[in-house]
Context: one part of a larger RNA
RNA sequence: CUGUUCUGAAGGAACUCGGCAAAUUACACCCGUAACUUCGGAAGAAGGGUGACCCCUCUAAAGGCAACUUCGGGGGGGUGGCACAGACUAGGUGGUGGCGACUGUUUACCAAAAACACAGGGCUCUGCGAACUCGCAAGAGGACGUAUAGGGUCUGACGCCUGCCCGGUGCUGGAAGGUUAAGAGGAGGUGUGCAAGCACUGAAUUGAAGCCCCAGUAAACGGCGGCCGUAACUAUAACGGUCCUAAGGUAGCGAAAUUCCUUGUCGGGUAAGUUCCGACCUGCACGAAUGGCGUAACGACUUCCACACUGUCUCCAGAGCAGACUCA
Numbered sequence: 001c002u003g004u005u006c007u008g009a010a011g012g013a014a015c016u017c018g019g020c021a022a023a024u025u026a027c028a029c030c031c032g033u034a035a036c037u038u039c040g041g042a043a044g045a046a047g048g049g050u051g052a053c054c055c056c057u058c059u060a061a062a063g064g065c066a067a068c069u070u071c072g073g074g075g076g077g078g079u080g081g082c083a084c085a086g087a088c089u090a091g092g093u094g095g096u097g098g099c100g101a102c103u104g105u106u107u108a109c110c111a112a113a114a115a116c117a118c119a120g121g122g123c124u125c126u127g128c129g130a131a132c133u134c135g136c137a138a139g140a141g142g143a144c145g146u147a148u149a150g151g152g153u154c155u156g157a158c159g160c161c162u163g164c165c166c167g168g169u170g171c172u173g174g175a176a177g178g179u180u181a182a183g184a185g186g187a188g189g190u191g192u193g194c195a196a197g198c199a200c201u202g203a204a205u206u207g208a209a210g211c212c213c214c215a216g217u218a219a220a221c222g223g224c225g226g227c228c229g230u231a232a233c234u235a236u237a238a239c240g241g242u243c244c245u246a247a248g249g250u251a252g253c254g255a256a257a258u259u260c261c262u263u264g265u266c267g268g269g270u271a272a273g274u275u276c277c278g279a280c281c282u283g284c285a286c287g288a289a290u291g292g293c294g295u296a297a298c299g300a301c302u303u304c305c306a307c308a309c310u311g312u313c314u315c316c317a318g319a320g321c322a323g324a325c326u327c328a
Stems, first nucleotide, its partner, number of pairs: 001323008010314002014312001019309001027051005036041001038157001052079008061070003080084001092307004097302002099299002104116002120155007132141003158294004163224003168221002170217005177212003183206002186201001189198002225243005252286001253283001264280005
């Protein structure tokens, strides 16, 4: 000096991206226990007390014919130690946000999560030789199931809700008209002629689906404006005008896991706060099942704060063990 374990004056997070690591806490019984809540929880909340041994006394229970034995509890008095859950074992706690309801699942070997799944919700297809999937086929799965079933897809407990747009794309339905292939039908050629056959032609006629067309459909893919003026201080604009659109973003939320300008502004917390919490709304570029906003419980998730605690630090020191180094 390194690894590992232990101890430390005073201070106690000043360390650091961050309390990472370490320390604290830890058992049993008794007392006591807040907000919030889906009334189950939260909760071991938090916080506090007692605990060894000896003596006296009261008492429950079990076994036994009995004598008695085993074992538990209450009350009182005393003894020893620095320390009585004496070692080992053995929760640190509380508060505010974000995300995800939850228990689960995952990148075997750098990611455990806010990702996946989930119960619940919706749309859609499928009438059974089902739809759908595998296979050239036979056949098989679906299913020895039958619409309270099965497939696909989106959302993701629960609560309150889920606005407007069908112009584009998709899907479903429609069939009047337009377009349209082969074919039909036709013309001419070949053939003495007619027919058939063969090859060729395209002026008219006929000719399916599809497309054009007409409707419906957004928990289908998706989309959800601009400019100008106006109120008796100013400012702002309930109001008006105008252009464009399929329709111009409703409720709720909002500097947000979304805010560029930005450390926005105000308030709170600190002596001091680019983070945090509460507001404001000027939303560069939230927004309603690519779900919106809430939400008790839960989380090896994540942000911030406090108490306790500590060698994380001020600032390092010492010790045990194993190395390193020197000598043998």
A computed fold for a 328-nucleotide part of an RNA from a Rhodospirillales bacterium, annotated as large-subunit ribosomal RNA, domain IV. The coordinates come from a structure-prediction model, not an experiment, and the mean pLDDT is 85. NCBI's taxonomy places the organism under Bacteria, Pseudomonadati, Pseudomonadota, Alphaproteobacteria, Rhodospirillales. RNAcentral holds the full RNA, with entries from ENA.